[in-house]
This is a predicted structure of a 1540-nucleotide RNA (small-subunit ribosomal RNA) from a metagenome. It matches the Rfam family "Bacterial small subunit ribosomal RNA". Rfam links the family to the GO terms ribosome and structural constituent of ribosome.
RNA sequence: AGAGUUUGAUCCUGGCUCAGAACGAACGCUGGCGGCGUGGAUUAGGCAUGCAAGUCGAACGGGAUCUUAAGGAGUGGAGACUUCGGUCAAAGCACCUUAAGUGAGAGUGGCGAAAGGGUGAGGAAUACUUGGGUAAUCUGCCUCAGAGACUGGGACAACCUGCCGAAAGGCGGGCUAAUACCGGAUAAGACCACAGUAUCUAUGGAUACAGUGGUAAAAAUUGGCCUCUAUUUAUAAGCUUUUACUCUGAGAUGGGCCCAAGUCUUAUUAGCUUGUUGGUAAGGUAACGGCUUACCAAGGCGAUGAUGAGUAGCUGGUCUGAGAGGAUGGUCAGCCACACUGGGACUGAGACACUGCCCAGACUCCUACGGGAGGCUGCAGUCGAGAAUCUUUCGCAAUGGGGGAAACCCUGACGAAGCGACGCCGCGUGUGUGAUGAAGGCCUUCGGGUUGUAAAACACUGUCACGAGGGACGAAAAAUAUAUGUGAUAAUACUGCAUAUAUCUGACGGUACCUCGAGAGGAAGCCCCGGCUAACUCCGUGCCAGCAGCCGCGGUAAUACGGAGGGGGCAAGCGUUGUUCGGAUUUACUGGGCGUAAAGGGUCCGUAGGCGGUAUAGUAAGUGGGAUGUGAAAUCUCCGAGCUCAACUUGGAAACUGCAUUCCAUACUGCUAAACUAGAAUACCUUAGAGGCACAUGGAAUUCUCGGUGUAAGGGUGAAAUCUGCAGAUAUCGAGAAGAACACCAGUGGCGAAGGCGAUGUGCUGGGGGGAUAUUGACGCUGAUGGACGAAAGCUAGGGUAGCGAACGGGAUUAGAUACCCCGGUAGUCCUAGCCGUAAACGAUGGACACUAGGUGUUGGGAAGGUAAUUCUUCUCAGUGCCGCAGCUAACGCAUUAAGUGUCCCGCCUGGGGAGUACGGUCGCAAGGCUGAAACUCAAAGGAAUUGACGGGGACCCGCACAAACGGUGGAGCAUGUGGUUUAAUACGACGAUACGCGUGGAACCUUACCAGGGUUUGACACGUAGUGGAAAGCACUUGGAAACAUUUGCCCUUUCUUCGGAAACUGCUACACAGGUGUUGCAUGGCUGUCGUCAGCUCGUGUCGUGAGAUGUUGGGUUAAGUCCCGCAACGAGCGCAACCCCUACGGUUAGUUGCCAGCAGGUUAGGCUGGGCACUCUAACAGAACUGCCGCUGAUAAAGCGGAGGAAGGUGGGGAUGACGUCAAGUCAGUAUGGCCCUUACGCCCUGGGCUACACACGUGCUACAAUGGUCGGUACAAAGGGUUGCCAAACCGCGAGGUGGAGCUAAUCCCAAAAAACCGGCCCCAGUUCGGAUUGCAGGCUGCAAUUCGCCUGCAUGAAGCUGGAAUCGUUAGUAAUCCCGUAUCAGCCACGACGGGGUGAAUACGUUCCCGGGUCUUGUACACACCGCCCGUCAAGCCACCCGAGUUGAGUGCACCCGAAGAUGGUUGUCUACCCUGUAAAGGAGGACGUCGUCGAAGGUGUGUUUGGUAAGGGGGACUAAGUCGUAACAAGGUA
Repeated sequence: AGAGUUUGAUCCUGGCUCAGAACGAACGCUGGCGGCGUGGAUUAGGCAUGCAAGUCGAACGGGAUCUUAAGGAGUGGAGACUUCGGUCAAAGCACCUUAAGUGAGAGUGGCGAAAGGGUGAGGAAUACUUGGGUAAUCUGCCUCAGAGACUGGGACAACCUGCCGAAAGGCGGGCUAAUACCGGAUAAGACCACAGUAUCUAUGGAUACAGUGGUAAAAAUUGGCCUCUAUUUAUAAGCUUUUACUCUGAGAUGGGCCCAAGUCUUAUUAGCUUGUUGGUAAGGUAACGGCUUACCAAGGCGAUGAUGAGUAGCUGGUCUGAGAGGAUGGUCAGCCACACUGGGACUGAGACACUGCCCAGACUCCUACGGGAGGCUGCAGUCGAGAAUCUUUCGCAAUGGGGGAAACCCUGACGAAGCGACGCCGCGUGUGUGAUGAAGGCCUUCGGGUUGUAAAACACUGUCACGAGGGACGAAAAAUAUAUGUGAUAAUACUGCAUAUAUCUGACGGUACCUCGAGAGGAAGCCCCGGCUAACUCCGUGCCAGCAGCCGCGGUAAUACGGAGGGGGCAAGCGUUGUUCGGAUUUACUGGGCGUAAAGGGUCCGUAGGCGGUAUAGUAAGUGGGAUGUGAAAUCUCCGAGCUCAACUUGGAAACUGCAUUCCAUACUGCUAAACUAGAAUACCUUAGAGGCACAUGGAAUUCUCGGUGUAAGGGUGAAAUCUGCAGAUAUCGAGAAGAACACCAGUGGCGAAGGCGAUGUGCUGGGGGGAUAUUGACGCUGAUGGACGAAAGCUAGGGUAGCGAACGGGAUUAGAUACCCCGGUAGUCCUAGCCGUAAACGAUGGACACUAGGUGUUGGGAAGGUAAUUCUUCUCAGUGCCGCAGCUAACGCAUUAAGUGUCCCGCCUGGGGAGUACGGUCGCAAGGCUGAAACUCAAAGGAAUUGACGGGGACCCGCACAAACGGUGGAGCAUGUGGUUUAAUACGACGAUACGCGUGGAACCUUACCAGGGUUUGACACGUAGUGGAAAGCACUUGGAAACAUUUGCCCUUUCUUCGGAAACUGCUACACAGGUGUUGCAUGGCUGUCGUCAGCUCGUGUCGUGAGAUGUUGGGUUAAGUCCCGCAACGAGCGCAACCCCUACGGUUAGUUGCCAGCAGGUUAGGCUGGGCACUCUAACAGAACUGCCGCUGAUAAAGCGGAGGAAGGUGGGGAUGACGUCAAGUCAGUAUGGCCCUUACGCCCUGGGCUACACACGUGCUACAAUGGUCGGUACAAAGGGUUGCCAAACCGCGAGGUGGAGCUAAUCCCAAAAAACCGGCCCCAGUUCGGAUUGCAGGCUGCAAUUCGCCUGCAUGAAGCUGGAAUCGUUAGUAAUCCCGUAUCAGCCACGACGGGGUGAAUACGUUCCCGGGUCUUGUACACACCGCCCGUCAAGCCACCCGAGUUGAGUGCACCCGAAGAUGGUUGUCUACCCUGUAAAGGAGGACGUCGUCGAAGGUGUGUUUGGUAAGGGGGACUAAGUCGUAACAAGGUA
């Protein structure tokens, strides 16, 4: 950085797609290790269980438990005593009391619980971001400073007790402490009120100072001590100390409130608002404020988008991008909001409070049915839904937080570990040597190549994992103890501070790390390989299965499907899917467009807005520069540092492109002031005009009416008919009526903003041009919304209606004809008044201004000059055309009337279809207009130009193309080929021209490929190997059989070489490689062929032109059979074709004469070149010649050439042949041969017999013979050429009516034979008939070939004697030795179905005016929506399937507005009820103040009712749309598309 995709190709426009990066991802396959990160994006769905907020005994009352001590009454009974009755009695045990200690659980009280943690539902502004303001404010704990802490009082928990309840819990009575609560004192300072001074000020106020009056405080506790005081052993009421406490000021921190700017989509949401906007007063708040209330005023917001709807947490940042931007907001950090849903307040420094309270609702749980309990969007975990997201772990060791004096306690914050390849980073899965280039795999042209140094093998190493041993950093504080110093103190005590020493603390974790051991051992996959895009082969499959991001692959040779081998890429991952940015300059600020590709509003006026001439002064808003503050940290960048590196972490710098304040500058823009005249406007003179409106007038034409003349048609068309007309039309003359339109003039002439305007006159009126002077002094340009005008058609009302004429009727045309053509004809067309508001309203080109070569017309005006002139020349202004340079453009083209170069303003576009449709709104009487989507679908749609092809486009030209002429085919019979049918089989191919007497130039067997049957399996044929046997072949014979074949016997019984072993050749059998296949694919091929077409074309090199495809050359003017030649020309040359060179033929010559010939000479014959002889002639066959528009005349451009003529055997390529350019038809042929692939292998091969290819209701092609007298028949008489012949042609002669037979001469051929040429000519007969035409068919008898003639041959004789009397529509050949007609020959071949094919000669015409038409072709040009190229393309209805959408009687959700009802908790106000420790009065009783409860009002959530509105789901039915190889009907469009 680009690439693919529209086309036959090209350029452009334009969309779609790809390559990149990224992710909180998911899915598929795979998976060794570690580090660092990260992990519920969906149901703000529901939650079991555990934990997540406590702590303080140094605030307080109290104290279970336990320990110790003492005492007590018991028990106990060692032991002692004993009178043996008993007595005493230690320990132990449990209990009680006291004292000391310990101190659980609960309570009062303090602090915390408003932090931390989670989530993103709501919210579009009471949010967030940036910057300000607060002179309108609060701030617990903390720091500093100042002043204090005096004196009293009464309660309530806990506790005890009684009671209610299932529980939760509650009620009553009694006692009690405090740092709990209350009263009083004090008041530096604070607050309030009053009235001052000074300073500042934004004039609102603030600050400072001093005065008077009023108001409000407090709490204790820890340790120690005895200096003072009091008792006095020692203690506290004292002193001292710690921490608390009160008031005040300041700070710090954290909030509250206000302002400005920024902050998504939608106008198919345009108007919203009544506490609404402002004021006054009051209330309320920490505080300003309609924050609330009363009254007053009627304001406030809005196209710079109010209001409404939808969507959304915002930011630092993150991803992407060159940047500008775009997208995004997970983790981390800041802010906000929320805590089951809704409402509410309480407490407090702070909340309207996630693990507080009250109420309502939904849900879940408990229940004794009476009532209660709960809130994981804390950490784990569970269910659900989902493509999808973890452990009910360890620890407070660190960091941080709460409480505490502290120890310490609490902390699912946090630190760690666990799970997941989810991401990033790192490491490993070995290293070296190793060629017989092993085996195996795969491919193969069979030679080999590749996998591949890869493996094996040998030699090493030891990361990771594994085992063993050692083993961290993270820990230092605090505290305690001791010591020292120091502060306070009366003090050496206690204690604060500082220092030193000692003690103590690790979840991770026996982890990181280190060492040792063993052993290559445990560790590679995934995707891709047609192009884009790196990487190719084989097999399988056969439009199937499948692939596919786009283009597109797959229908038998798939590098695109599936597998394999090989290769490429990445790698513990790899792919896919999804999403974002990029590429996309494809929304264009950077950085696009609008004549024809999408896109200029139909036109003008004009509001807001935007933009704006010359010069001066001021200002400093924009603009430029400097400084200051801020722009949190993290992130990004740079330089370093720490983990072995990296990821990661971290220090510093830079950056954060922004905002604010301030200073400076003043060119430009803005603003202010006062000027100017070049823009604009006005006045004056002059001028052209279908500019507009109204009124009046005119003639021509058409139609109708009346009258005259006049008679049979008229009219209309491609041709007709409907129609009019003998009741008098058409035609013609005269008169009259009516309506509409205004010929000529008339012109890319004029006027108008556009639409548009055309007889003449008059009136009214708009605009423009020119000229010269004066005036105003920027007054200008554009123009969203808006207003006016606006063709035709259409609508409303009233008129009018001659002609024309939708609809409609009729006649034609047609397959149909709801059309085109014809005859009629209503609305309408016209007028008046009103509506509609659209057009290809077009120059497909918005308006204004300026600048940028010219040339030439034309309209209007002006100036100068010249002229006899109404005439000319030059210049100039305004319009209107054409051509053209630069420039622009994709090209076409535009080009001073720009589509050039610039400035300003407006409108519009962003792939095609769906669709200018739906819905909504709005306008309209309606028709309809304006505004204007989406789902879905396609990979294009499109512009310009190019080459072709095509046209029922044009021009020119050619051809037996038509025409002219001759003869045929199509009708008959037969032959032959084909189709069809039939069959066991009727073998296969060829199918418009370019298949069909074609392959086949010869099917009875063979051929033969088909069918039936019988056989055979290394084979009928080729080559090789191994084994085994031997000759084989041939001849003769036996049996079976249809034959093939099988079988028996006999004869013969090896050959060559030899080192004598054997080897080679030949051959039988067996086995294996292989043979064989007319099996398939002519759409895998070679070769050959047909056709366009013997048409004149097809190309190349260089140059030039064009962005390019391409063009030029090759076009043009002539000419030719011809791209043949000439001339011209940005072309100059060349090649393949044309022509010529080749063959035959036409003329003469030279040479040569046998088998040919015979003039002359001689001989000879019935005759005959028969003979001698000759080569003159004919002829033969070789060579050279001859014809070239060469000569003459005319025409033509003086050329090429044409026409005519002469000469010549031949004259303008003399006639004929061979010769077939680039290419087209996937034309034909795999069955002629060759050949790739596929298929068969006791058969799809091979052999044999018989049959079939010869069938026969029928259809077609090609021929033969005819239909007769230009004939038939009989007889006679002539004249060829070219061929063939030894398995052959076969003479003479003889036999037979004949086919033929016998015969055998001659001939390997200019010698002999086939061989008679026939038509022709001469003569006879026939006399127009189904015949003396015609010969089919059939019968009989023969001949020939052949192994064989039945299926199925040819020929002969006799007999038979069918159709047919010249052929419908249609169609073929032929232009001269041609058609027509007549015979002859040959190949194939035993014979022949040959009437075919290929050749030969004989006789021998007619016609061509001409190129309008048919067919085919060539050149140029034109149009094109065709390029598979008109047998093209393509439109609409209908029918079928499928998809999304619109409407829809309704139905069902959600949101929301308004009105009303009900009204919880709570707040607030009232209160006559009940109750009431602290304060006041009072001795008391009681009362007061205040309070609580109750109750009443106001507000008030949820709920309810009614009525609107918005938006979903669903729906009978209706509607169009998109899509879908081969459905139906027509043919609308593309060519003049057949009616542009």